This is a predicted structure of a 508-nucleotide part of an RNA (small-subunit ribosomal RNA, 5' domain) from a Chitinophagales bacterium. Its Rfam family is "Bacterial small subunit ribosomal RNA". Gene Ontology terms of the family: ribosome and structural constituent of ribosome.
Context: one part of a larger RNA
RNA sequence: GGAUGAACGCUAGCGGCAGGCCUAAUACAUGCAAGUCAAGGGGAUAGCAAUAUCACCGGCGGACGGGUGCGUAACGCGUACACAACGUGCCCAAGGGAGGGGGAAAGCGGCUGGAAACGGCCGGUAAUACCCCAUGGUGUUGAAGAUUGGCAUCAGUUUUCAACUAAAGUACAAGCGCCCUUGGAUCGGUGUGCGUUCGAUUAGCUAGUUGGCGGGGUAACGGCCCACCAAGGCUCCGAUCGAUAGGGGGUGUGAGAGCAUGACCCCCCACACGGGUACUGAGACACGGACCCGACUCCUACGGGAGGCAGCAGUAAGGAAUAUUGGACAAUGGGCGGAAGCCUGAUCCAGCCAUGCCGCGUGAAGGAUGAAGGCGCUCAGCGUUGUAAACUUCUUUUGGAUGGGAACAAUAAUCGAGACUUGUCUUGACUUGAGGGUACCAUCAGAAUAAGCACCGGCUAACUCCGUGCCAGCAGCCGCGGUAAUACGGAGGGUGCAAGCGUUAUCC
Numbered sequence: 001g002g003a004u005g006a007a008c009g010c011u012a013g014c015g016g017c018a019g020g021c022c023u024a025a026u027a028c029a030u031g032c033a034a035g036u037c038a039a040g041g042g043g044a045u046a047g048c049a050a051u052a053u054c055a056c057c058g059g060c061g062g063a064c065g066g067g068u069g070c071g072u073a074a075c076g077c078g079u080a081c082a083c084a085a086c087g088u089g090c091c092c093a094a095g096g097g098a099g100g101g102g103g104a105a106a107g108c109g110g111c112u113g114g115a116a117a118c119g120g121c122c123g124g125u126a127a128u129a130c131c132c133c134a135u136g137g138u139g140u141u142g143a144a145g146a147u148u149g150g151c152a153u154c155a156g157u158u159u160u161c162a163a164c165u166a167a168a169g170u171a172c173a174a175g176c177g178c179c180c181u182u183g184g185a186u187c188g189g190u191g192u193g194c195g196u197u198c199g200a201u202u203a204g205c206u207a208g209u210u211g212g213c214g215g216g217g218u219a220a221c222g223g224c225c226c227a228c229c230a231a232g233g234c235u236c237c238g239a240u241c242g243a244u245a246g247g248g249g250g251u252g253u254g255a256g257a258g259c260a261u262g263a264c265c266c267c268c269c270a271c272a273c274g275g276g277u278a279c280u281g282a283g284a285c286a287c288g289g290a291c292c293c294g295a296c297u298c299c300u301a302c303g304g305g306a307g308g309c310a311g312c313a314g315u316a317a318g319g320a321a322u323a324u325u326g327g328a329c330a331a332u333g334g335g336c337g338g339a340a341g342c343c344u345g346a347u348c349c350a351g352c353c354a355u356g357c358c359g360c361g362u363g364a365a366g367g368a369u370g371a372a373g374g375c376g377c378u379c380a381g382c383g384u385u386g387u388a389a390a391c392u393u394c395u396u397u398u399g400g401a402u403g404g405g406a407a408c409a410a411u412a413a414u415c416g417a418g419a420c421u422u423g424u425c426u427u428g429a430c431u432u433g434a435g436g437g438u439a440c441c442a443u444c445a446g447a448a449u450a451a452g453c454a455c456c457g458g459c460u461a462a463c464u465c466c467g468u469g470c471c472a473g474c475a476g477c478c479g480c481g482g483u484a485a486u487a488c489g490g491a492g493g494g495u496g497c498a499a500g501c502g503u504u505a506u507c508c
Stems, first nucleotide, its partner, number of pairs: 001508004006504005013360006019353002021318001026316003030313003035060003040057002043054004067271003076196008086188002091184007099133004108123006139164011169176002197243003204234003209231004214226003246268004250261004273294005296307004324350001326349003332346001333344004363394004373385005400444005408435001414429007452497005457478003463492005473480002
């Protein structure tokens, strides 16, 4: 000098854009943050009915989005490869198919337990819920061949035989769905080379340990797990142990090499009160799911129950320090739905804060009796403040008043028309804005509403007077102060930056 998620002191006019618990992964009152489908199903409630609403069974979603950085020195991350060892709901393309039957259990009715949370027994019911049979092959497994290829285990194609396994419907039969198979896309899983902080005042570490055979398990390889067998495996090219730490794209600085760093935004990982476990599912070992143990808090009729803000706000605490218990789904995106639509603290906006960056303003031109006043001096005078003021003319950003007033909104939806390949395209009408009467524009009056902070001994731009007298004090370093202090305090003047200026902390 540059930089900061900054803080503190003094000061403060406006706007745009961004940022805002770095500390206690401390504890949390309250509200909201994940629902949706009535065109899968039988019902209930209201109603004469049309119809409306509701819980339940069922489907899809709750594995996304959002938060945090505890743990982790690791194939966690980065990069480059590999899988002949793998999976993939929804989506796309293609081929084929959907025949028949059965038994339950919610809701409901009856009885009943409990303070509550929540249950229990009996009866009876539908389905795209569940089960069975049939039909199957390009599927799986087994047996017997043929052929092509490679990368070692092997992989692909093909013939025959045997066994095993499918389906779901629905108000216009239009659409939406259902089952099997193949391929794609997307997203994941796994393995490997290389890279990835400090300590040797940590030198030895290891028993599922290292390998094998066989099995189990998995989507899949594998001591991943198990039985048996062998005695191996790692290490001064730093094992093990300890400390610290999420990694990267990037960011800061620097001419670069480098050094430091990982806020905001994006990718990956890990976690969800502490620890463990699995269930469901295409996907979780699952933040707002389940179970168990533990700590803590709350309710209780003392028998027993409830909870998890590292989601958005907000509270307490900690701290030098970090915001509103706001608005809207209008846009973008997500979930469900045929759609209308519903949900969405994602998101878009608004609020607070000079926290930062950028822009603008606090007036412009003229104006010398160089006014008064202040300060200084060699003191009836001069110098300086200083064209500064007054005064004249002009302008009106900003602020105020009045009026107008957006873009963001369409390729969406609905209705209509047309075209053809009949479910797509084109076109017309109509409707939809939280922000917001905001941005912006016009008009009006009026210089009107707007300057501070630090410094002035040298480094370092800027000097005199008074006070003080090694006192009071200053100080980044050198150093100032003991009676003329440009270094302390005040004043006048000056210098620098400016809605900021200084100080502190940290990095280069």